[in-house]
RNA sequence: AGUGGCGGACGGGUGAGUAACGCGUAGGAAUCUGCCUGGUAGAGGGGGAUAGCCCAGAGAAAUUUGGAUUAAUACCGCAUACGCCCUGAGGGGGAAAGCAGGGGCUCUUUAUGACCUUGCGCUAUCAGAUGAGCCUGCGUAGGAUUAGCUAGUUGGUGGGGUAAAGGCCUACCAAGGCGACGAUCCUUAGCUGGUCUGAGAGGAUGAUCAGCCACACCGGAACUGAGACACGGUCCGGACUCCUACGGGAGGCAGCAGUGGGGAAUAUUGCACAAUGGGGGGAACCCUGAUGCGGCCAUGCCGCGUGUGUGAAGAAGGCCUUAGGGUUGUAAAGCACUUUCAGACGGGAGGAAAGGAAGAGUGCUAAUAUCGCUUUUCUGUGACGUUACCGUCAGAAGAAGCACCGGCUAACUCCGUGCCAGCAGCCGCGGUAAUACGGAGGGUGCGAGCGUUAAUCGGAAUUACUGGGCGUAAAGCGCGCGUAGGCGGCGUGUUAAGUCGGAUGUGAAAUCCCUGGGCUUAACCUAGGAAUUGCAUCCGAUACUGGCAUGCUCGAGUACAGAAGAGGGUGGUAGAAUUUCCUGUGUAGCGGUGAAAUGCGUAGAUAUAGGAAGGAAUACCGGUGGCGAAGGCGGCCGCCUGGUCUGAUACUGACGCUGAGGUGCGAAAGCGUGGGGAGCAAACAGGAUUAGAUACCCUGGUAGUCCACGCUGUAAACGAUGUCUACUAGCCGUUGGGGGACUUGAUUUCUUAGUGGCGCAGCUAACGCGAUAAGUAGACCGCCUGGGGAGUACGGUCGCAAGAUUAAAACUCAAAUGAAUUGACGGGGGCCCGCACAAGCGGUGGAGCAUGUGGUUUAAUUCGAAGCAACGCGAAGAACCUUACCUACUCUUGACAUCCAGAGAAGUUUCCAGAGAUGGAGAUGUGCCUUCGGGAGCUCUGAGACAGGUGCUGCAUGGCUGUCGUCAGCUCGUGUUGUGAAAUGUUGGGUUAAGUCCCGUAACGAGCGCAACCCUUAUCCCUCUUUGCUAGCGGUUCGGCCGAGAACUUUAGGGAGACUGCCGGUGACAAACCGGAGGAAGGUGGGGACGACGUCAAGUCAUCAUGGCCCUUACGAGUAGGGCUACACACGUGCUACAAUGGGCAGUACAAAGGGUUGCCAAGCUGUGAAGCGGAGCUAAUCCCAUAAAGCUGCUCGUAGUCCGGAUUGGAGUCUGCAACUCGACUCCAUGAAGUCGGAAUCGCUAGUAAUCGCAAAUCAGCAUGUUGCGGUGAAUACGUUCCCGGGCCUUGUACACACCGCCCGUCACACCAUGGGAGUGGGUUGCUCCAGAAGUGGCUAGUCUAACCAUUUGGGGGGCGGUUACCACGGAGUGAUUCAUGACUGGGGUGAAGUCGUAACAAGGUAGCC
Repeated sequence: AGUGGCGGACGGGUGAGUAACGCGUAGGAAUCUGCCUGGUAGAGGGGGAUAGCCCAGAGAAAUUUGGAUUAAUACCGCAUACGCCCUGAGGGGGAAAGCAGGGGCUCUUUAUGACCUUGCGCUAUCAGAUGAGCCUGCGUAGGAUUAGCUAGUUGGUGGGGUAAAGGCCUACCAAGGCGACGAUCCUUAGCUGGUCUGAGAGGAUGAUCAGCCACACCGGAACUGAGACACGGUCCGGACUCCUACGGGAGGCAGCAGUGGGGAAUAUUGCACAAUGGGGGGAACCCUGAUGCGGCCAUGCCGCGUGUGUGAAGAAGGCCUUAGGGUUGUAAAGCACUUUCAGACGGGAGGAAAGGAAGAGUGCUAAUAUCGCUUUUCUGUGACGUUACCGUCAGAAGAAGCACCGGCUAACUCCGUGCCAGCAGCCGCGGUAAUACGGAGGGUGCGAGCGUUAAUCGGAAUUACUGGGCGUAAAGCGCGCGUAGGCGGCGUGUUAAGUCGGAUGUGAAAUCCCUGGGCUUAACCUAGGAAUUGCAUCCGAUACUGGCAUGCUCGAGUACAGAAGAGGGUGGUAGAAUUUCCUGUGUAGCGGUGAAAUGCGUAGAUAUAGGAAGGAAUACCGGUGGCGAAGGCGGCCGCCUGGUCUGAUACUGACGCUGAGGUGCGAAAGCGUGGGGAGCAAACAGGAUUAGAUACCCUGGUAGUCCACGCUGUAAACGAUGUCUACUAGCCGUUGGGGGACUUGAUUUCUUAGUGGCGCAGCUAACGCGAUAAGUAGACCGCCUGGGGAGUACGGUCGCAAGAUUAAAACUCAAAUGAAUUGACGGGGGCCCGCACAAGCGGUGGAGCAUGUGGUUUAAUUCGAAGCAACGCGAAGAACCUUACCUACUCUUGACAUCCAGAGAAGUUUCCAGAGAUGGAGAUGUGCCUUCGGGAGCUCUGAGACAGGUGCUGCAUGGCUGUCGUCAGCUCGUGUUGUGAAAUGUUGGGUUAAGUCCCGUAACGAGCGCAACCCUUAUCCCUCUUUGCUAGCGGUUCGGCCGAGAACUUUAGGGAGACUGCCGGUGACAAACCGGAGGAAGGUGGGGACGACGUCAAGUCAUCAUGGCCCUUACGAGUAGGGCUACACACGUGCUACAAUGGGCAGUACAAAGGGUUGCCAAGCUGUGAAGCGGAGCUAAUCCCAUAAAGCUGCUCGUAGUCCGGAUUGGAGUCUGCAACUCGACUCCAUGAAGUCGGAAUCGCUAGUAAUCGCAAAUCAGCAUGUUGCGGUGAAUACGUUCCCGGGCCUUGUACACACCGCCCGUCACACCAUGGGAGUGGGUUGCUCCAGAAGUGGCUAGUCUAACCAUUUGGGGGGCGGUUACCACGGAGUGAUUCAUGACUGGGGUGAAGUCGUAACAAGGUAGCC
């Protein structure tokens, strides 16, 4: 190596398939079971082969062929045989194997045997144990857009087959079997103990460990065997890979490692059989990627460390800062200690029990041999392993990160960035001060981990069994009848299915829980208990539910007598009206509207009278009245017919309620066929309206509306409220019955069936409901689960069609919705106010000019203000300056401030260059204080800290201001009401200028506003007297000038006065209003100051202040010149006019309030004048500005571009100023434009106001038509609140809340996304009908081969091979079904930046909206 035996059916892996007796649980009967245990019986005697080995051959190899020879516990007969099997009960059939150790009595061939014995085996059989096969009840996913499935299908008989029951298979017979308690089909899935979560009930899940099943490249098949239809066996088909000499062969990691690939992602080609277990063996032993260990990975759980104590100068550094400080922080350093862990060295358990040797005891035995068992001694087995553990050594030595810091949610600042970059779980951050982005400092939470992502449960009572709802939030079928089902009145008996109790069995172990024990602790391991809520069996209980039986009358129903009613169907019939036709009368319009037109009418309309026709609908009665299940039903009469109510008795005896499917009815519109057609009226036509008007309005008008017969089956089919039953305060109506009372009535009371209004309790999110419930309970059905997509697509069913019904998904959003609240708004309502309208007066808009703005221009025309509430505004005054702008020339610690160092007094002044700033060169001058050191002030030079900015942001701000608006409002405390937002107060009745006051009142009070207090003006009184005044007295130059006076005026201090106080009326006996008296003034006397809570991100960074950003030889500063003054034009605000109520000339009268020394400036003189000369007076009731002007009195002009108007231009001047060219004002002479009262539109004003007239002041050198003040003269009108505008209060609607300048709809255009249809196209799965048929098994077998047995030696029996046949895998064809992908084109949907067109909805949304 081979023969033979046993094991390769265990162990190990995986979850593809499987919705199934596969699994779980509880049972069952018709079975097998190697090795193991126990029992009974037996193991006698023969035979023929064959591998290996040897020889020869084929082949590349795998392998294979032939010949010779040989053994067995391999194989085969014979014998024997029962407890075994079959049977027709007579009988028949069936087995085996030896090997090893020891012994020595007996026998024999003296060497092994026979023999004996022990052990291991063998055969038959009966039991056991273990394991396996089979059957059944129950449980174990989703889809009905899968409703019917089934032919060996269901059962029977005969036969076959299996270890075994069975259509498991076959022949025949019967026609069954399954299914709404979900069959069939499709999709998905291994099941369980358990695991995660949860209070539980549940929900999700099925890794590790354990039980079962299935699979082993895909499909099929059998063989062997106790066991397989077999992971590392066989055969065949297929795909794939490999070898090949091209002929042919080989293979199956879902074993352990490992490789490739895929992927976000998952480890070592390790050690050992030392332990546990398995197989073989008599055993030693051998095998074992089972297993025990090690390696890798913070993947998880647990434990430990990275030091401990002390340490304030609170160090340095960092960060922040209000610049003082704070924080990091006892943290560090420093000082004093400790040494776990890691490191080095040394020691060192336990996991070891076996096994072997020797001895002793005991059993088998003839035996002190062997062998088995027990025991003693010795020997001896460790992968882990440098093990755990212990000791020694050294030194704080080697050892901290991650996430977060807007809220949820613990933890905050700075810088950078500037809707960028980015963040984000949700809400949401970021557009120049980001606690939200990025960085830093600090903090918070965890910690060898921390975050993210993915997933499950929870919270979620958000699928509600425990434990939800349906009037308006999603949700009651349109309404009945009724099948199955669910539920069901009172009593008795019985049963024991449900129910309850007890017992038994089971509910594997592990897990979870409890109590112990072992590792230093823990994780972990281990022992016991409890639990396993379930199922089965037995026994018992009988209230309730169910079954059966028997009764009852209250539920339900029937009979009888009455009652009301637009209940239904059908046939008649009546009058009014509209229209049309005919006839008469009659004449020019009718009709229609916001206004019109189309239309009708002289061919005679409308109107009117008479007649006729025809269709449809039924005024009044008529009514939150009636009837009906709902839809719905309306003149009157007849016929047929359903239901309801009331009353009193009799009868049946639970006959009931609800109701998935089913079935019937079911408005309007619509459809079909046939009629009918007066009026009305989609479509359509015309006329209007309009930007348009495919509408609203008007004139016409067809389907239709009507009838008959069919169909449709839907409505905001609504009470948005399913049906039935019972119970639970009241009050008031009304309809139909019945009873009682009396006063017999238009009475009252009780009751019942309806139908309405309030309302208690209760319910409700609120609104509301409230015996007709949305209350309290019960029964049954239907329906809901965020918005959109969508009641849509596909599929099915129905329909003639229209369409109906059933009914999704992808995708998308963070909302959509209900009720109520406060506001705001309304082309809603009510009340009220305002120069808001109206009534008046005067203007603007037209002209010229002034001034501001826009625009344009420019080197610059600096900047700001922008509807009211910017525009004669900042600017109470731009030639330079101002000035911020432009050009040019200059300066750089600077024009200005502080600090340091050095020098010099400061200052005054001359010359040169330059446009000047500036630069250069000179001259003069030496001050003040002093403790004699120096100091103060000023100037110059130098370096750096810093200065400077009218640069940006008024959307970072302060302050100030405008506006609503001098409108009457805006709030609070306490109380009360409401779940709450909130309400009340503050609303209501009166009244007021007023939330002013009164009354009422769940409110009572209070605050900011109103009013008053303040100023001024109007009257009087007291005081004061000069610079003011002058009555009386005196004087006088005739001037209050002087004396004098203190009366008057005035001045400026203080008082008085006015309060609806008085009277009358109205009113509510109030508040108040109206009228009156008195009074200087009368109802806040006139005027002013004074502006609530708030709104407009209103205005101002250029008054000032200020955060942040930006510039720093410039965006700072200086100088000169220019510009802000431009000019085709447009607008605002004004002035002057257009004239006779006026212009011009002459004369003449009367103010107030102001200002004045860098000033006002008199008299006088000069000039036509502006002005000049002059110089008095005045720091002002003294003097001056300073003559007020309109007015009045005269004269003139005579309606005209003028004697109006004054622009423009020419000339000549004056003044201011360094300087009037750009660019001042004024004067004189001359010139003499437009303009003859102003389109649309628009402004102011209600009394000393408008209008008109002049005067003064601020600013200012000069410059006023502006502004702010002052006085003179001095009107008209207001019926009133309809309308325009603004405002206040109450109420109503709202889809608005950035609040109507709101919100919002649809088409179209563009981009993207998912989806439906689509001629088709390509796959998957599958049904049916065929073809085909490997291997294999079964059947048959003319061929061929053949050791054991028989034989009469021919052969027989039996077997193999071959052939054939049945079944059948792969494969092929046809035809269906289903599913996925794709498809030109096409349909709608969704989402997008600020697109286009309109304006449908929300308010009465401008035509109420919706179905």